[in-house]
Context: one part of a larger RNA
Molecule: large-subunit ribosomal RNA, domain V
Organism: Candidatus Vogelbacteria bacterium
RNA sequence: CCUGCAGUUAGACGAAAAGACCCCAGAAGCUUUACUACAACUUGGUAUUGAGUAUACGUUUGAACUGCGUAGCAUAGGUGGGAGGAUUUGAAGUGAUGAUCUUGGUUAUCAUGGAUCCGACAGUGAAAUACCACUCUGCUCAGAGGUAUAUUCUAACUUGUAGCGAAAAACGCUAUGAAGACAGUAUCUGGUGGGUAGUUUUAUUGGGGCGAUAUCCUCCUAAAAAGUAACGGAGGAGUUUAUUAAGGUCAGCUAGGCGCGAAUGGAAACCGUGCCGAUAGUGCAAUGGCAUAAGCUGGCUUGACUGCAAGACGUGCGUGUCGAGCAGGUACGAAAGUAGAACAUAGUGAACCGACGGUCCGUAUUAGACGCGGCCGGAGAUUAACGGAUAAAAGCUACUCUGGGGAUAACAGGCUAGUUGUGCCCAAGCGUCCAUAGCGACGGCACAGUUCGGCACCUCGAUGUCGGCUCAUCUUAUCCUGGGGGUGGAGAAGCUCCCAAGGGUAUGGCUGUUCGCCAUUUAAAAAGAUACGCGAGCUGGGUUCAAACCGUCGUGAGACAGGUUGGUCUCCUAUCUACUGCAGG
Repeated sequence: CCUGCAGUUAGACGAAAAGACCCCAGAAGCUUUACUACAACUUGGUAUUGAGUAUACGUUUGAACUGCGUAGCAUAGGUGGGAGGAUUUGAAGUGAUGAUCUUGGUUAUCAUGGAUCCGACAGUGAAAUACCACUCUGCUCAGAGGUAUAUUCUAACUUGUAGCGAAAAACGCUAUGAAGACAGUAUCUGGUGGGUAGUUUUAUUGGGGCGAUAUCCUCCUAAAAAGUAACGGAGGAGUUUAUUAAGGUCAGCUAGGCGCGAAUGGAAACCGUGCCGAUAGUGCAAUGGCAUAAGCUGGCUUGACUGCAAGACGUGCGUGUCGAGCAGGUACGAAAGUAGAACAUAGUGAACCGACGGUCCGUAUUAGACGCGGCCGGAGAUUAACGGAUAAAAGCUACUCUGGGGAUAACAGGCUAGUUGUGCCCAAGCGUCCAUAGCGACGGCACAGUUCGGCACCUCGAUGUCGGCUCAUCUUAUCCUGGGGGUGGAGAAGCUCCCAAGGGUAUGGCUGUUCGCCAUUUAAAAAGAUACGCGAGCUGGGUUCAAACCGUCGUGAGACAGGUUGGUCUCCUAUCUACUGCAGG
């Protein structure tokens, strides 16, 4: 070295199970003050559903009454007819009792009385309650039908008991009670309604969640045309203006700062003067403009028009932007001309839907035609997740499930090196004096890849995760042991630096701990790397499933790098590599 046998498990990102953590898409279960329904419960109307009485209310019929501005005999409801009418069927007057009332009267009944009383004429807008007819306001009485409430009844409906069909709990009949137009039931309707059901619960995101953002405008990034990304750096908008306009036109004007002077008067008021020259102003952000002013003021006004529109800019589409010119009628200006809002760029919303105004265009049917539809116009969206899924929508899952992802997190590895560790440079200062025995501020330069991070590159059809045990191998930036230089080294003991990895480098108590603290030793009780070495070697105390308790949070289902108790570690079987032992060649 080869072969074989017996072993050990370090590797074959070993085997097993399309990862359970995480994310994405979907599902399911559960919750609720998510949305929408439904059961159930409940309110009222109608039907089944009948009779009587009382009270109240309003309707209607009949009768009897009622009606006061001023003027005027006086309490004139309205209109019409009307020259007479009422009265022994009891007039005027008087008394009593009521009603009403504007306190002046009107009217009813009874008694007495025994023959008169009222009207046409003056006044009034209107003439007689003299008389008749119709009618209005308010009130009283009587009747009818209605509604509500209360109460009574019995025959619907409901039900108890007994008997019978019939053996029977359903059903029917008979008898007798109870209750009774209630209840029950049907239908319409308002409410309550996780009891039940179906669903929704956005996206971006240097993993996800939390936060922030989502449309529009200005600048930078943007690399001298245009355009150009990021959870890049800065800011704004969701309007405002017509009672002196912040629009149109015509005419005129120039701001602001500084110096000096000047009563009150000061840093700043108004006045004078000189210098600079747009630093001012523009309704509001920024940018670009603006003195011929687009800035400031005054006069007159409504073009903040109607019907169009050549041609361009911009652009995936849909949107968006500019616009000479023509016609009509208008404002200002002497005129030429200017004017279809504003110095420009933000100040916003598609379809559908219903409503409104106009037009008067269509309309075959069975009800509707005062309808329905078309065309034109403007209005109704924080449809703000702003090209707007629906008229209408939140959560939990550790009881979970499916499909996927190393397109995306947690472990490990990789890259990086802010952080960390180590070394060096400069030397202000400390060190009695003296920068450098030993230290060393402010700064600077490297290295390492042990920390915390950043990135998300292999792995999610699985690379098992802390600590301990066992067994270790390596590095040196050396803790001890060895050899040296310096010393603020007398010696001893030290400090510091250089060389050096051969060997060595603790036992207990507490804690799951690594770490740490404590006790006692030691020459010393070094720092690291090895998938924070090592679970197909062990353990399983911790973390990290299902059960449960507490605190806190949540309406709740539930949640918590909060605490607590409990909780299956697969392969008696190793194919290859590796290693160990033995045997043979």